[in-house]
Transfer RNA from a marine eukaryotic metagenome, 65 nucleotides, folded computationally. Its Rfam family is "tRNA". It is annotated as a transfer RNA.
RNA sequence: AGUGUAGCUCAGCUGGCAGAGCAUCGGAUUGUGAUUCCGAGGGUCGUGGGUUCAAGUCCCAUCAC
Numbered sequence: 001a002g003u004g005u006a007g008c009u010c011a012g013c014u015g016g017c018a019g020a021g022c023a024u025c026g027g028a029u030u031g032u033g034a035u036u037c038c039g040a041g042g043g044u045c046g047u048g049g050g051u052u053c054a055a056g057u058c059c060c061a062u063c064a065c
Stems, first nucleotide, its partner, number of pairs: 002065003007022004016053001024040005046062005
């Protein structure tokens, strides 16, 4: 100096509902399986403070790599 956000890989613009792909689970399709399609669950946004009507986002400290 950089990085830290779902089980994994990562987005998240100028501060305004936290997301995608993969994976998992359920269903459809199939003689079975795979593929494909539809749907669902899953989050202390590393941690603690501050600013703000409002913070993943800005500021400070701290931890890990």
Record summary:
The prediction has a mean pLDDT of 80.